[in-house]
This is a predicted structure of a 74-nucleotide RNA (transfer RNA) from Penicillium antarcticum.
RNA sequence: GGCGCGGUAGUUCAGUGGUUUAGAACGUUCGAUUGCAAAUCGAAAGGUCGGGGGUUCGAGUCCCCCUCGCACCU
Numbered sequence: 001g002g003c004g005c006g007g008u009a010g011u012u013c014a015g016u017g018g019u020u021u022a023g024a025a026c027g028u029u030c031g032a033u034u035g036c037a038a039a040u041c042g043a044a045a046g047g048u049c050g051g052g053g054g055u056u057c058g059a060g061u062c063c064c065c066c067u068c069g070c071a072c073c074u
Base pairs, nucleotide, nucleotide: 001073002072004070005069006068007067010026011025012024013023018057028044029043030042031041032040050066051065052064053063054062
C1' cells in the first nucleotide's frame, strides 16, 4: 500500500430501512427477603449506536470520506 471483518450501556454482545426501538446478560444503585451476609426476587439509573456527510417520508441498519482495532495479501 491492497483487501476483509469489526467499533452499539461500566463489561460481553444482539439488533430485517418503520409502532417492543435503542435492547439482553453480567455489573452498579435502591427495595423485598435474612439475626448479618451470600443467594434469590423486584425496580431504577446508565447510550452523541466510533466521527462527519449523503440517500430516504423515515438510517444503529444503505452509500461516501475519515478514524481506531483485528486478521490476511504484497
The sequence is in RNAcentral, with records from Rfam.
Model confidence (mean pLDDT): 80 of 100.
Lineage of the source: Eukaryota > Dikarya > Ascomycota > saccharomyceta > Penicillium.